[in-house]
RNA sequence: UUUAAAAUAGGCAAUGAUGUCUGCCUCGAACCGCCCAAACGCUAAUGACGUCUACUUAACA
Numbered sequence: 001u002u003u004a005a006a007a008u009a010g011g012c013a014a015u016g017a018u019g020u021c022u023g024c025c026u027c028g029a030a031c032c033g034c035c036c037a038a039a040c041g042c043u044a045a046u047g048a049c050g051u052c053u054a055c056u057u058a059a060c061a
Base pairs, nucleotide, nucleotide: 009026010025011024012023013022016052017051018050019049020048021047033042034041
């Protein structure tokens, strides 16, 4: 490196980590945000819930 068999599961859900739940996919897969001719611009750290961190706004000390 190639072939065969057996066993174990593994991966993903637009920006981080972790726990739980849900859904999807089986490697030519699931998944990879929106707007614009281009440029500019816009929302969000979740698929959902909780916690931590980063970011944004306001108030108080």
This is a predicted structure of a 61-nucleotide RNA (Fluoride riboswitch aptamer (crcB RNA motif)) from Psychroflexus salis.